[in-house]
Bacterial RNase P class A from a Pseudomonadota bacterium, 376 nucleotides, folded computationally. It matches the Rfam family "Bacterial RNase P class A". Rfam classes the family as a ribozyme. Its mean pLDDT, the model's own confidence on a scale to 100, is 76. The model forms 97% of the base pairs in the Rfam consensus.

């Protein structure tokens, strides 16, 4: 220098014209108008309604090293342990990157494919050793798990002793377990004594332990509320009876079955009022766990003080198009120039709001790692 990978940041600028939503002091003018993910709707909350006397238990679901951050979290930060890779050092060891559903397998159940003799109260396929037999090829019985072989995994590992051959049979170190001491808030780390090994793996199969969780979601919820239909109340008419002076007044709702009362069944038209609901409208709904800058505390996530700012609000759903000049970037040309011409900016698109996670993303910038080439 080029290329690849990972992580972080960024995600075209200015102006003009036309157009759209919202707001304002509204015939016209001014202001304002998407994102880092607005996405998936996976996790955690705010808020709202419903249910519920408090607390606990059971069931179900989720989470799970330790400490911290936070309104909260399965998120974030710092650390511990383990795996993998790399680097430094003679070495002990140290450093860097990355990954880990990282509580419990000596509470219990269950499972461990294929291969293999054997996969969990072990086991003899080959081999080794001893005895007996032998046709000298080997066979039978016993010992053995050290060696070979199988497997993801073979019932502690390495070495010495021991033995017929072997074996924690014995010894040293390592591992493991129990106890003690020291350090650390803790996960854990360091050391000592004892134990001959008893305890393979899987909990992302059941399970045990600890912690968390009432349900539904802005189509939550609140308010206003037409036309038409339907419900209720009152009045009038219709209907029946009586009076009187044509017209009106008074009484009774009317009708049906039934001898009458009670009781039962059926019922027209109009006006006014009341209450509920549908379509619709308003609200919730844009000043907030807010954004920016500086300072302080903290390794950090983050917290805090001061100052400044107001930053979309649609509801078949606005946030766009064109042009000009530039900024990245790519290509071509030959005249190799601070040249000319052409192309050209991804993924995507708010819908109650906020904190996360995950996924998508052209080009550019920065950092780290790896590979290749060149120079000193």
């Nucleotide at each position: 220098g080029c290329g690849a990978g990972u992580g972080g940041c960024u995600g075209g600028a200015u102006g003009a014209u036309c157009g759209c939503g919202c707001c304002g002091c509204c015939u016209g003018c001014g202001g304002u108008g998407a994102g880092g993910a607005a996405a998936g709707u996976c996790c955690g909350g705010a808020c709202a309604c419903c249910a519920c006397g408090g607390a606990g238990c059971a069931a179900c679901g989720g989470c799970g090293c330790c400490g911290g951050g936070u309104a909260a979290c399965g998120c974030c930060c710092g650390g511990c342990c383990g795996g993998a890779g790399g680097g430094g050092g003679c070495g002990a060891c140290c450093c860097c990157u990355u990954c880990g559903a990282g509580g419990g397998a000596a509470a219990g159940c269950g499972c461990c494919a294929c291969a293999g003799a054997g996969a969990a109260c072990a086991g003899u396929c080959c081999g080794c050793c001893g005895g007996c037999g032998u046709u000298c090829g080997c066979g039978c019985c016993g010992g053995u798990c050290a060696g070979g072989g199988u497997g993801a995994a073979a019932c502690g590992g390495u070495g010495g002793g021991g033995u017929a051959a072997g074996a924690g049979c014995u010894c040293a170190c390592c591992g493991c377990g129990u106890c003690c001491c020291g350090g650390g808030c803790g996960a854990c780390c360091g050391g000592g004594a004892c134990g001959g090994c008893a305890c393979g793996g899987c909990a992302a199969g059941c399970c045990c332990c600890g912690c968390c969780g009432g349900g539904u979601g802005c189509a939550a919820g609140g308010c206003c509320g037409a036309a038409u239909a339907g419900g209720g109340a009152u009045c009038g008419c219709a209907c029946g009876g009586g009076c009187c002076g044509a017209g009106g007044c008074c009484c009774g709702g009317g009708g049906g079955a039934g001898c009458u009362u009670c009781g039962c069944c059926c019922c027209g038209c109009g006006a006014u009022c009341c209450g509920g609901g549908u379509u619709g409208g308003c609200u919730g709904c844009a000043a907030g766990a807010g954004c920016c800058g500086c300072g302080c505390g903290g390794u950090g996530a983050c917290g805090u003080g001061c100052g400044g700012c107001c930053c979309a609000g649609a509801u078949g759903a606005a946030u766009g198009a064109u042009c000009a000049u530039c900024c990245a970037g790519g290509g071509a040309g030959c005249g190799u120039g601070c040249c000319u011409c052409c192309c050209g900016g991804a993924c995507a698109g708010a819908a109650u709001c906020c904190g996360g996670c995950u996924u998508a993303c052209a080009g550019g910038c920065c950092a780290c790692u790896c590979g290749c080439c060149c120079c000193c």